Predicted 3D model of a 394-nucleotide RNA (Bacterial RNase P class A) from Maritimibacter fusiformis. Its mean pLDDT, the model's own confidence on a scale to 100, is 75. The model forms 95% of the base pairs in the Rfam consensus. It matches the Rfam family "Bacterial RNase P class A". Rfam describes the family as follows. Ribonuclease P (RNase P) is a ubiquitous endoribonuclease, found in archaea, bacteria and eukarya as well as chloroplasts and mitochondria. Gene Ontology terms of the family: tRNA processing, dimeric ribonuclease P complex and ribonuclease P activity. Lineage of the source: Bacteria > Pseudomonadota > Alphaproteobacteria > Rhodobacterales > Maritimibacter.

RNA sequence: GCGGAUGGCCGGAUGGCCGCGUGGGUGGCGACACCUGCGAGGAAAGUCCGGACUCCACAAGGCAACGGUGCCGGGUAACGCCCGGCCGGGGUAACCCGAGGGAAAGCGCCACAGAGAACAGUCCGCCUUCGUGCGCCGCUCGCGCGGCACGCAGAGGUCAGGGUGAAACGGUGGGGUAAGAGCCCACCGCGGGCCUGGCAACAGGACCGGCACGGCAAGCCCCACCGGGAGCAAUGCCGAAUAGGGAUCUCGCGCGGUUCGCCGCAGGGCCGUCUUGGCCCGGAGGUCCGGGUUGGCAGCUAGAGCGUAUGGGCAACCAUGCGCCCAGAGGAAUGGUCAUCGGCCCCGGGCAUGCCCGGGGUGACAGAAUCCGGCUUACAGGCUAUCCGCGCGC
Numbered sequence: 001g002c003g004g005a006u007g008g009c010c011g012g013a014u015g016g017c018c019g020c021g022u023g024g025g026u027g028g029c030g031a032c033a034c035c036u037g038c039g040a041g042g043a044a045a046g047u048c049c050g051g052a053c054u055c056c057a058c059a060a061g062g063c064a065a066c067g068g069u070g071c072c073g074g075g076u077a078a079c080g081c082c083c084g085g086c087c088g089g090g091g092u093a094a095c096c097c098g099a100g101g102g103a104a105a106g107c108g109c110c111a112c113a114g115a116g117a118a119c120a121g122u123c124c125g126c127c128u129u130c131g132u133g134c135g136c137c138g139c140u141c142g143c144g145c146g147g148c149a150c151g152c153a154g155a156g157g158u159c160a161g162g163g164u165g166a167a168a169c170g171g172u173g174g175g176g177u178a179a180g181a182g183c184c185c186a187c188c189g190c191g192g193g194c195c196u197g198g199c200a201a202c203a204g205g206a207c208c209g210g211c212a213c214g215g216c217a218a219g220c221c222c223c224a225c226c227g228g229g230a231g232c233a234a235u236g237c238c239g240a241a242u243a244g245g246g247a248u249c250u251c252g253c254g255c256g257g258u259u260c261g262c263c264g265c266a267g268g269g270c271c272g273u274c275u276u277g278g279c280c281c282g283g284a285g286g287u288c289c290g291g292g293u294u295g296g297c298a299g300c301u302a303g304a305g306c307g308u309a310u311g312g313g314c315a316a317c318c319a320u321g322c323g324c325c326c327a328g329a330g331g332a333a334u335g336g337u338c339a340u341c342g343g344c345c346c347c348g349g350g351c352a353u354g355c356c357c358g359g360g361g362u363g364a365c366a367g368a369a370u371c372c373g374g375c376u377u378a379c380a381g382g383c384u385a386u387c388c389g390c391g392c393g394c
Stems, first nucleotide, its partner, number of pairs: 001390010012341007020039008041365001045376002048374005053231004066227005071085005086100001087098004101222002106220002108216003123162002125158005131152003135148005170188006189211001190209003194205004235298004245289007254265004267281005305324008343362009
C1' cells in the first nucleotide's frame, strides 16, 4: 500500500424567527395570556421469546393430555437470550456456520435410476462343472477315446472389478483362493469395558472384539427438563341527567271473585302466513338500594434505572462508593424556516495531484402509548479499536 475478519460508537452543531404538547407559577369570573422547566429511538418497529404488575381459577403433590426446549459449564429475576468451551463442517488465516439428546425400545419412509434400498442382491463380468457344436493335436485299421482353445445353453460358486444411485451391508494394502470374500494379517474406522487429563461436554492412551450396528426423529415415537388462563381496552375508586332493574309505601285496579297471596274472563306485546297454539306483561306518585353507559381519578413511570470510579471474573456479568432524574398521554405534541459551520457528492478554475477558490445538490430508517430483559428486521453517511493474508522498503 492492497484485500479481508470481528466488535464498539455516532447518526448533524450553534443561533434567530414562527409554531405544538405538558408540569409549575402569576394575572383573569372565564375563554385565555405571560414567565419558567421539560418534551422520542438505536431500533420507539415486528409483537417473536422471557419477565414484572393486575385480575380470574386452584389445598399441596402426582398422573394423563397438549405445547415448548434439547452438546457441556457459567451469567441472569427469567429466557428459545448472552459469555466461555467441546464436537462436526467451511476458509491459507483472522474467523464463520450448525433444530448439536436417542436410529442395539418399537413403527414408518428411502423419489428417479438400478439386478438389488435393509435380517438385500447376479445385470455385465470372473471361476468350476455337465451337455453340445466346431477346429487343432495325440493314440487307433476303423468306430471311437483323450487333451487344448473357442461358441451356445444349463447348474453351482462369487461380491474383487464394471455399471446405477444422495446412499449398495466397513476402507486401503498384502496374503490366500478354482475365482473370490474379515477367509487371514497390518493400519485406519467401528464397538466394549479400563487408565490418564478435564467440574463437564470431550480428548488422549494401551487392551479386547473380525464387524455384529446404512440414512431420516425439520415423520410418529422414547428420554430429560419447563409450562394454569387472560391481559393496562388488565384492575381499583368516584359517579350524574335520561332510560332501565329491585325492594317498600300510598292511591287506584277494565269486569267478577277473594282467605289480599292471587284466580278467572277480558286486554296488550312477541313468535307464527292464518286457525289452533306457545311465551311474557300490567296504572300513577313517593322513598330507598344495587348495577352501570358517556365522563373523571388512580394504575403511570425512581426503575432488575443511567453515568462514573474502584475491586472480582478470560468473558457474559457481579459487588461497593459517589453523582444524576431522563416524555408520561388522552388516538396521541416533540415541527417548520433562515443564516453560519461541519460531513458527503457533482461541476468549473488554479497548481506543488491532493489541497485551495467559486457555484450547485444532498442528509437515511423510522417514530413512544403500562414497564423491563432479549431476539429479529430496516438504516444516507461517518468515526474508532483489535486481528489476519499478500506485496514493497528499511